[in-house]
RNA sequence: CCGAGCCGUGGGAGAGCGUUCAGCGCAAGCUGGGCCGCCGAAGGAGCAACCGCCCCGGAAUCUCUCAGGCCAAAGGACCGCGGGGUCGG
Repeated sequence: CCGAGCCGUGGGAGAGCGUUCAGCGCAAGCUGGGCCGCCGAAGGAGCAACCGCCCCGGAAUCUCUCAGGCCAAAGGACCGCGGGGUCGG
């Protein structure tokens, strides 16, 4: 110096406030179970372009939806900025 990672911070999409039963609640609504319909950008899994120290490995924003999610909130791949110096070259 470069790359990865950590912390802080900003941005960050999609899809039923569905239905039914029970509980809580003045109500709106919330929680849990059942049923149906959806989403993909936590995680997970699969194929593979491609890559490599090459017959074995690494591999996605693609695919699948197990998980997660479907007013908001929270979360959120990924991106920007800052920090300190953890690992590797």
A computed fold for an 89-nucleotide RNA from Croceibacterium sp., annotated as Glycine riboswitch aptamer. The coordinates come from a structure-prediction model, not an experiment, and the mean pLDDT is 79.